Notes
A computed fold for a 1440-nucleotide RNA from an uncultured bacterium, annotated as small-subunit ribosomal RNA. Rfam family: Bacterial small subunit ribosomal RNA. Its family is annotated with ribosome and structural constituent of ribosome in the Gene Ontology. Its mean pLDDT, the model's own confidence on a scale to 100, is 84.

RNA sequence: GAUGAACGCUAGCGACAGGCCUAACACAUGCAAGUCGAGGGGCAACGGGGAUGUUAGCUUGCUAAUAUCUGCCGGCGACCGGCGCACGGGUGAGUAACGCGUAUGCGACCUGCCCGUCACAGGGGGGAUAAUCCGGAGAAAUCCGGUCUAAUACCGCAUGAUAUCGUGAAGCUGCAUGGCUUUGCGAUUAAAGGAGCGAUCCGGUGACGGAUGGGCAUGCGUGACAUUAGCUAGUCGGCGGGGUAACGGCCCACCGAGGCGACGAUGUCUAGGGGUUCUGAGAGGAAGGUCCCCCACACUGGUACUGAGACACGGCCCAGACUCCUGCGGGAGGCAGCAGUGGGGAAUAUUGCACAAUGGGGGAAACCCUGAUGCAGCGACGCCGCGUGAGCGAUGAAGUAUCUCGGUAUGUAAAGCUCUAUCAGCAGGGAAGAAAGUGACAGUACCUGACUAAGAAGCCCCGGCUAACUACGUGCCAGCAGCCGCGGUAAUACGUAGGGGGCAAGCGUUAUCCGGAUUCACUGGGCGUAAAGGGAGCGCAGGCGGCACGGCAAGUCUGGUGUGAAAACCCGGGGCUCAACCCCGGGACUGCAUUGGAAACUGCCGGGCUGGAGUGUCGGAGGGGUAAGCGGAAUUCCUAGUGUAGCGGUGAAAUGCGUAGAUAUUAGGAGGAACACCAGUGGCGAAGGCGGCUUACUGGACGAUGACUGACGCUGAGGCUCGAAAGCGUGGGGAGCAAACAGGAUUAGAUACCCUGGUAGUCCACGCCGUAAACGAUGAAUACUAGGUGUCGGCGGGCAGGGCCCGCCGGUGCCGCAGCAAACGCAGUAAGUAUUCCGCCUGGGGAGUACGUUCGCAAGAAUGAAACUCAAAGGAAUUGACGGGGGCCCGCACAAGCGGAGGAACAUGUGGUUUAAUUCGAUGAUACGCGAGGAACCUUACCCGGGCUCAAACGCAACCGGAAUGUAUCCGAAAGGGUACAGCUCUACGGAGUCUGUUGCGAGGUGCUGCAUGGUUGUCGUCAGCUCGUGCCGUGAGGUGUCGGCUUAAGUGCCAUAACGAGCGCAACCCCUAUCGACAGUUGCUAACGAGUCAAGUCGAGGACUCUGUCGAGACUGCCGGCGCAAGCUGUGAGGAAGGCGGGGAUGACGUCAAAUCAGCACGGCCCUUACGUCCGGGGCGACACACGUGUUACAAUGGCGACUACAGCGGGAAGCCACUUGGCGACAAGGAGCGGAACCCGAAAAGUCGUCUCAGUUCGGAUUGGAGUCUGCAACUCGACUCCAUGAAGCUGGAUUCGCUAGUAAUCGCGCAUCAGCCAUGGCGCGGUGAAUACGUUCCCGGGCCUUGUACACACCGCCCGUCAAGCCAUGGAAGCCGGGGGUGCCUGAAGUGCGUGACCGCAAGGAGCGCCCUAAGGUAAAACCGGUGACUGGGGCU
Repeated sequence: GAUGAACGCUAGCGACAGGCCUAACACAUGCAAGUCGAGGGGCAACGGGGAUGUUAGCUUGCUAAUAUCUGCCGGCGACCGGCGCACGGGUGAGUAACGCGUAUGCGACCUGCCCGUCACAGGGGGGAUAAUCCGGAGAAAUCCGGUCUAAUACCGCAUGAUAUCGUGAAGCUGCAUGGCUUUGCGAUUAAAGGAGCGAUCCGGUGACGGAUGGGCAUGCGUGACAUUAGCUAGUCGGCGGGGUAACGGCCCACCGAGGCGACGAUGUCUAGGGGUUCUGAGAGGAAGGUCCCCCACACUGGUACUGAGACACGGCCCAGACUCCUGCGGGAGGCAGCAGUGGGGAAUAUUGCACAAUGGGGGAAACCCUGAUGCAGCGACGCCGCGUGAGCGAUGAAGUAUCUCGGUAUGUAAAGCUCUAUCAGCAGGGAAGAAAGUGACAGUACCUGACUAAGAAGCCCCGGCUAACUACGUGCCAGCAGCCGCGGUAAUACGUAGGGGGCAAGCGUUAUCCGGAUUCACUGGGCGUAAAGGGAGCGCAGGCGGCACGGCAAGUCUGGUGUGAAAACCCGGGGCUCAACCCCGGGACUGCAUUGGAAACUGCCGGGCUGGAGUGUCGGAGGGGUAAGCGGAAUUCCUAGUGUAGCGGUGAAAUGCGUAGAUAUUAGGAGGAACACCAGUGGCGAAGGCGGCUUACUGGACGAUGACUGACGCUGAGGCUCGAAAGCGUGGGGAGCAAACAGGAUUAGAUACCCUGGUAGUCCACGCCGUAAACGAUGAAUACUAGGUGUCGGCGGGCAGGGCCCGCCGGUGCCGCAGCAAACGCAGUAAGUAUUCCGCCUGGGGAGUACGUUCGCAAGAAUGAAACUCAAAGGAAUUGACGGGGGCCCGCACAAGCGGAGGAACAUGUGGUUUAAUUCGAUGAUACGCGAGGAACCUUACCCGGGCUCAAACGCAACCGGAAUGUAUCCGAAAGGGUACAGCUCUACGGAGUCUGUUGCGAGGUGCUGCAUGGUUGUCGUCAGCUCGUGCCGUGAGGUGUCGGCUUAAGUGCCAUAACGAGCGCAACCCCUAUCGACAGUUGCUAACGAGUCAAGUCGAGGACUCUGUCGAGACUGCCGGCGCAAGCUGUGAGGAAGGCGGGGAUGACGUCAAAUCAGCACGGCCCUUACGUCCGGGGCGACACACGUGUUACAAUGGCGACUACAGCGGGAAGCCACUUGGCGACAAGGAGCGGAACCCGAAAAGUCGUCUCAGUUCGGAUUGGAGUCUGCAACUCGACUCCAUGAAGCUGGAUUCGCUAGUAAUCGCGCAUCAGCCAUGGCGCGGUGAAUACGUUCCCGGGCCUUGUACACACCGCCCGUCAAGCCAUGGAAGCCGGGGGUGCCUGAAGUGCGUGACCGCAAGGAGCGCCCUAAGGUAAAACCGGUGACUGGGGCU
């Protein structure tokens, strides 16, 4: 895009078209084929006439009624007869076929009605018969008998030909049988009348011709399956008959043995064919409803009759199934005609009107018939057209939605004002269709008038594809989904709403077809690695084929002719108001046939050519093949000698062998297999493959030569042959090796890898198998298309010749241009450019499976599906990540050292447990002396209990009252609730201000989400990396730069370089520290001068020194030697306080871990609101069987204790530090000076020195406990620190394992500070004192950096992923069987019926009845084949 559609929601009108796709299922009822009286006999009904009788009106007569008779007339039921019923209408079951389409042929045919021409009968006869009438049988359908009669019914006779048959003659002609013309003879065969007063008309007969319609034959075309490969007995042909309209095995007798088939016979499945329809750029693909043509069918099967035509839809007969009637004896029926019913189904209409038109049948006609047809009805089923209003209208109304609360959207939309009337409604008029009459449609189309915006909009969608976005609800639920995919608390994807987009009386969905899909590729694809080259060769058929010439004209090209129905399609024009639709004209119908021409190409014929191909001659190369023989080395075994304790084997071992003498070694022997070195991207072969030497036989290739043949060629479906290893059969052989097997190891296990043994096999002969990653994953052949360089074989030429150079041919390699390729790569040995032929591919899995078939002894091979399932599978390359891959390098990473942890007690944190609560967070490294740098109350978030609800604080507004506030007091655990007393300022006297109480609006939440966030932080890691611009390379991802070499702590630098530069990082700039200088000297310092003390920078004074502080200097591989291109490295170098980054700090790139934190703070969303808020008292965060982390103190003599005595630095101090004095053993207390600090205080520094103790659970160790106190604080019970006295636990250096540290470091010693009332501080952050050991080195462990490599990983190895098993579901194979189906065959039986025979019965006869024969539908029976369903059980497969 399309549809004969269906379903869902919705629906105003009209025109046109179309409407059982399913059950060719079954059908009630009505209708669908009759007509002709001008063929006939007749007269049942109707009308008329006539006759007679009767009755009435009544005057013979007339009129009326009635009865009977009468075919006399109009006509007419049924009947005889004619024509029609073979058309029209329906359906698509069957049919794969001359059925259909197309083009031909009939010299092998027919044709009623119609047309033309010729002739004829109007001569003469005959006998019947139906109806009617009479009688009979039957329930009926129907039938029988008798009597009569007519015809355009039937039958003889006559006449008769250009007919038919037989038989002659002559001529012409074609395509073989033939045809035509002229002319004889013989025989045979015709007829019907009717109407009309008549004219005449309608009919009849024969013949010829035409037209129309048919029949037959032929070429070509017209489905699928080869897992259907052979089929066929009237089969194929002949001769002779029969039959037919006609040819023909159509049928029959006889004779022959043929016919069809890989160019697909036969079988199975499916199917009406075409014009056309849909789609498509086309080529194609799909379809065949309506309309037109053809065919087939008419309940199923068979048969014939009649007829011009049928094997007959509304005819006959028979059989079968079904339905109906029945008096049970017997009958009737056939909607796939129009309506209609049931049924089936997702689904398809009225038991309508009319013959007015068109057409058909009959008729002379009038006319009759016509469910053909014309119309109407129903359904949006389709296409087309119209409408549902138009203009103005901003306070941008209300409502709704949203919101950052400002607004925004709906939206000129509405309202309102003005206007219009297409459709629908009402009223009036009113066609054409009709040619004289006749109109179903229909008072329809159409026209006019009045009236009202009134009666007339929905459906789908809004994540991308794909036009259109927000809110709420929901929370991997409910749901959506065409594909990708949405939904797990902020969903543009679900549901709803608002808004928007699209289409519109429709809109969506479903189904189906084509397109997109160059995704079966003719146009127009591929096969090295994505699916795909057959394992290889030979070769029949087939396909294709060199150079030149002549001919033919099949293909080819061109012109003519015929045909290609109409409709459809396209173009032009016309008619319905337009359109759809209809009409006219033209084109087209790409085809087929025929005819004339051309001869380039293909083909065919003819004779030539030598370039393709082959042959000959000469020559050499070679693991080419087959057979026989020979050889040495080695292994093993046997015999003998020597010899002694091991051998062997492995990562290490053990099994094994060995004192019965092994291994080792010497000699001799046996036997089998394989052939070291040579040996080489070297050779040969078609491939598989081929390797010691010799001989015989033998295949191929190559070079040279250019004698011979003259296209003999290439490819190759089937076919045939060869075909590694393993395997199989028979017979040999068997040294070594070695599946299976055994033992030993390894291991969690080890049916493996390793070891010791060891059988098939490996070897030979013969025969099978026929497969391999049979690979160059690359079929064969030919030609062409830059180069360079090896190598093998042969040849030619040249030179100065142990050799070299230049060429040619044939092999075999590498590199590389063009070109090709998705890239990788290929590139004269193509994967380039072309040609020819073969094979093969068409998403993954299922599956190279199943079934079938062929082959095989078997194993198995070959051929080779489907159901089902997935949204991928796959290739090449890229960036990462990873590797028990490689290379280089670094780090207290290892190693070398020192000291610890892990054992003890305690402190502290965590887990767990417990609890009313033990608040919360942090959890490998990167949580665990962490948030916390101070939990008794507070903190506090937790628990219990008691209260409050503008509320603990704050802001604004309003109102009331006065204040506020303080003191005292009552209840209470407090919070809280009362009581009493005291108690403002300013003022213009109205009031105002501060404050408090009440009310209202804002609150509050340590409730949730760190996976919504900001900020901050940890970690990789102070690792050296991470990127950009431009350029260049690549289709692209991306690369290059950033790689390489050297160097560095460093992507630090240098060199090189399709890169050149740059940024964030590194370094430097900053701070502290080490040296010096300048300046400045108080509270610091004191050398010189002076004063002064018991002593003392104590004082004057000084800036020299120390120090303090500010500003500078200094270090840069700068100098020297060595190495190096340089960068740089190096030296016990010089100088220097310091030397190669001097030491330390601050500083943390792009990023990773959805790392941590909503409980520091901030913040989106959600949640609570007399509580999840808030206040208070008490408790808890401090629990304790346990487990872990981090620490402290120890286990002691490098120590404990006592005594003595020097030397620091960083810091802190007012609700503070506290000198000093006094008291106390002490914590401390009472007094009390100084100091907001270079001045006073904390303040004693400690390790040190001397003495003592003497190895002990101690004079070590100090836990725990008892007692007594001190201090802070409202308060030390839970739960503080400190002091004194007493007590004196574990612990004697710590398993596996593990941590820190490379120099002023570790270790060790003390000091200070923050927090803080106090303190659970042994923690944290700082300060100084004393002050080591070791580093060979980078193999290993851990982490990291760079380069490279592999990858099926990308959530990135904590990845991915395989198989069994367990479970559910699904489809499928096998299966004892069971059931069904279509078809064929044999035999039996055999209706109707044609034909034939007979025919004693009937008939005068012709003939017939009857009987028989042949054939035959259906039926029965039998054996097999095929297809399908089902089946206990069973096999694998798919999904989860």